[in-house]
Context: one part of a larger RNA
RNA sequence: GGCGCACGGUGGAUGCCUUGGCACUAGGAGCCGAAGAAGGACGUGACUAACGACGAUAUGCCCCGGGGAGCUGUAAGUAAGCAAUGAUCCGAGGAUUUCCGAAUGGGGGAACCCACGAUAUUUUGAGUAUCGUACUUUUAAGUGAAUACAUAGCUUAAAAGAGGAAGACACAGUGAACUGAAACAUCUAAGUAGCUGUAGGAAGAGAAAGCAAACGCGAUUCCCUAAGUAGCGGCGAGCGAAACGGGAAGAGGCCAAACCACAGAGCUUGCUUUGUGGGGUUGUAGGACUCAGCUGUGGUACUAAUAUUGAUAGAAGAAUUAACUGGAAAGUUAAACCAAAGAGAGUAAAAGUCUCGUAUUCGAAAUUGAUUGACGACCUAUGAGUAUCCUGAGUACGGCGGAACACGAGGAAUUCCGUCGGAAUCCGGGAGGACCAUCUCCCAAGCCUAAAUACUCCCUAGUGACCGAUAGUGAACCAGUACCGUGAGGGAAAGGUGAAAAGCACCCCGGAAGGGGAGUGAAAUAGAACCUGAAACCGUGUGCUU
Numbered sequence: 001g002g003c004g005c006a007c008g009g010u011g012g013a014u015g016c017c018u019u020g021g022c023a024c025u026a027g028g029a030g031c032c033g034a035a036g037a038a039g040g041a042c043g044u045g046a047c048u049a050a051c052g053a054c055g056a057u058a059u060g061c062c063c064c065g066g067g068g069a070g071c072u073g074u075a076a077g078u079a080a081g082c083a084a085u086g087a088u089c090c091g092a093g094g095a096u097u098u099c100c101g102a103a104u105g106g107g108g109g110a111a112c113c114c115a116c117g118a119u120a121u122u123u124u125g126a127g128u129a130u131c132g133u134a135c136u137u138u139u140a141a142g143u144g145a146a147u148a149c150a151u152a153g154c155u156u157a158a159a160a161g162a163g164g165a166a167g168a169c170a171c172a173g174u175g176a177a178c179u180g181a182a183a184c185a186u187c188u189a190a191g192u193a194g195c196u197g198u199a200g201g202a203a204g205a206g207a208a209a210g211c212a213a214a215c216g217c218g219a220u221u222c223c224c225u226a227a228g229u230a231g232c233g234g235c236g237a238g239c240g241a242a243a244c245g246g247g248a249a250g251a252g253g254c255c256a257a258a259c260c261a262c263a264g265a266g267c268u269u270g271c272u273u274u275g276u277g278g279g280g281u282u283g284u285a286g287g288a289c290u291c292a293g294c295u296g297u298g299g300u301a302c303u304a305a306u307a308u309u310g311a312u313a314g315a316a317g318a319a320u321u322a323a324c325u326g327g328a329a330a331g332u333u334a335a336a337c338c339a340a341a342g343a344g345a346g347u348a349a350a351a352g353u354c355u356c357g358u359a360u361u362c363g364a365a366a367u368u369g370a371u372u373g374a375c376g377a378c379c380u381a382u383g384a385g386u387a388u389c390c391u392g393a394g395u396a397c398g399g400c401g402g403a404a405c406a407c408g409a410g411g412a413a414u415u416c417c418g419u420c421g422g423a424a425u426c427c428g429g430g431a432g433g434a435c436c437a438u439c440u441c442c443c444a445a446g447c448c449u450a451a452a453u454a455c456u457c458c459c460u461a462g463u464g465a466c467c468g469a470u471a472g473u474g475a476a477c478c479a480g481u482a483c484c485g486u487g488a489g490g491g492a493a494a495g496g497u498g499a500a501a502a503g504c505a506c507c508c509c510g511g512a513a514g515g516g517g518a519g520u521g522a523a524a525u526a527g528a529a530c531c532u533g534a535a536a537c538c539g540u541g542u543g544c545u546u
Base pairs, nucleotide, nucleotide: 001545002544003543004542005541006540007539008538009537015531016496017495020467021466022464023463024462025461026460027459028458029456030455031164032163039100040099041098042055043054044053046078047077050074051073052059061094062093064091065090066089070082071081072080105114106113107112115133116132117131118130119129120128121127135161136160137159138158139157140156141155142154143153169200170198171197172196173195174194180187184234210217211216221248222247223246224245231239232238252448253447254446255392259278260277261276262275263274264273265272266271267270283426285391286390287389288388289385290384291383292382298379299378300377302376307371308370309369310368311367312366314362315361316360320335321334322333323332324331336353337352338342344356345355346354397421398420399419400418401417402416403415404414407433428443429442430441431440432439483490484489503530506517507516508515509514
C1' cells in the first nucleotide's frame, strides 16, 4: 500500500409522520368605494424587534345575546392587574377609525409641504378647535358681455359620476406571430394570444319578414344526437355545419303610427309643428274610423304586516371494570354494558362505553336570506261593416370594395360595414341557397324580458384507488420573504428532541468551545448541530497479504 472484519466520524438518502397543499361535491355568496374603497405608511403593550389585533377612545370603547372559571394574542418570563356585581372567550349591532391612496383646498419625489373661508372660543398669540374649499355631467336659481331684447360666460345649491377587484366567467372594439402545410405565398395557427372598453351575478340571445315541405312546427338558451355526415378546401394541410329527433327549462310583453283631447310655439290665420294624456301593437292581416256590445272577470316578472323555514353564537347527548406485560394500556386475558351514537380526532402503544365529539333533539335579544302574501299598482273584450287613413325610409334592395356565415367569389342565397345609387305602401313586402314561375311560410327597417347555461377571489360542511417535505402551491417554517436587477421583473433554501422539558442541579478538565462524572428519562449513539440515520468521502483497531 491492497483486500477483509469490527468500531467510529462525516453526510442526510430511506422509512414513518403531517400542521400545508391539490382536485372535487353540496349549499351560500358573487361585489367594495366621496358616509373615502382595495392596498399601504406610521403608530398603539409595564418590559416589545417581529407576526397577528387595533387606531391618538389605538393589544382596545358601548350595547344586546351566548357561555360559565379562569384571564391579560403568537410567547416563555417577571411585574402589575381583571374575574360569580359573570371576566377572558364566541356571535349580532354600534362608536372611534392618524396619514397616504380615486384622494378631491393648492402643491408633491405616496404616507410630506403650504393655504384660504366660515363658525366658536379667547392664555389676545403670526393662538386654538370644528367644518368647508377638486373636476365633470344633469337639474334649479342668481348674475350677466360684444349687443337693445337676449345669448355666451360666470357664481351658487342639490344630485350623480370618478377608483378598486377574481390572473375566473360575459359582451364588444382592436388584433399578431411562432407553428402546420414535412419549403412557401392562398390557407392554417386564430378571430387564438395580447391590448382596450363596458358590465352583471351571471352576461349575451329571445317572442319569427323563422324552420320546413308532414296529418306540419311554433321565442331564446344549454346538453345528447344527427356527424366527423352534408359541405368548404393550393379539393393540400386542414376546416366543418344545420334541420328533424331525445332531454333541461319554460313566459311573454311594451312602444312608433293612424285617430281624439289639452297646452305651447311658428307664421302666410288655417295650417304646420312640439309636448303631455287617451288610443293602439298584428299576418287565417291587424288597428284607426262607423255601428252594436262590455265593468266585471281573469292575470302579473311589484309588494307591507303576518306566518313558516333558514343563516350568523350555542345547549342536552348512552354505555367498563379488574388482572397481566410494559416507562406508559387504548394491547392480552376475564367478566360486563350502550347503540337512532361501532363517523372521526385525542389521550404515554391499538379505546363504541376516558376526553372532544358522533346519532338524535333543542335554541336567538339583535341583524339578515327564502317562501307565503292583503290593500294597492299594472295589464285585461268582443262582433259586424270596409269608402278612407295607419302599420318603423335615405330604410329595403342594387352596383362596386370588404367582412361574417362550416361555405377561400364560387352557380352563392343569408347577415354586416364602406361608397355610389335608391323602392313599394296591403291590389303591399320578405324568405324557401343564383334566377324566374307556381306554391308554401312569414311581416324587416323600434324596445324590454326570468329559468334552464358559464365561472369561483370568498364562506360553511364534506369527499379522494390525490401529494407526503427534491413531492404537494413559488411558499407545511414570519414567502412573494431573503437575495438578484436602474427597472419591468426574477425569485429561493429552510419541517420532525421527548409521552411530558422532566432541556442535565452539583463536581472535575478547559480562557472558552467542548468534554468527563453525577442526575432526568423507557431510551441521551433521544442533549436541542436533537426520530430513523443508507451511500459517496475520512478515520481508528485488527486479520491476511505485499